[in-house]
Predicted 3D model of a 72-nucleotide RNA (transfer RNA) from a Candidatus Gastranaerophilales bacterium. Its Rfam family is "tRNA". Rfam classes the family as a transfer RNA. Its family is annotated with triplet codon-amino acid adaptor activity in the Gene Ontology. The source organism's lineage runs through Bacteria, Bacillati, Candidatus Melainabacteria and Candidatus Gastranaerophilales. The coordinates come from a structure-prediction model, not an experiment, and the mean pLDDT is 84. The sequence was found in a public genome assembly.

RNA sequence: GGGCUUGUGGCGCAGCGGUAGCGCAGAGGACUCAUAAUCCUUUGGUCGUAGGUUCGAAUCCUACCGGGCCCA
Repeated sequence: GGGCUUGUGGCGCAGCGGUAGCGCAGAGGACUCAUAAUCCUUUGGUCGUAGGUUCGAAUCCUACCGGGCCCA
């Protein structure tokens, strides 16, 4: 330098163009003499950045930025 792949709450990941979800973690409560476990409720997201297409974009297209792999 070229190619492929990836980027979504604090962490690990879903989400095939139509309201952004799950688990863990966090907060509150129940239970217990108490702690743990368990159960209930709940907070938290400009979807890497900037443009484009579209009535509508996390999703499609382009360019950049970061991570990983391969080629030279």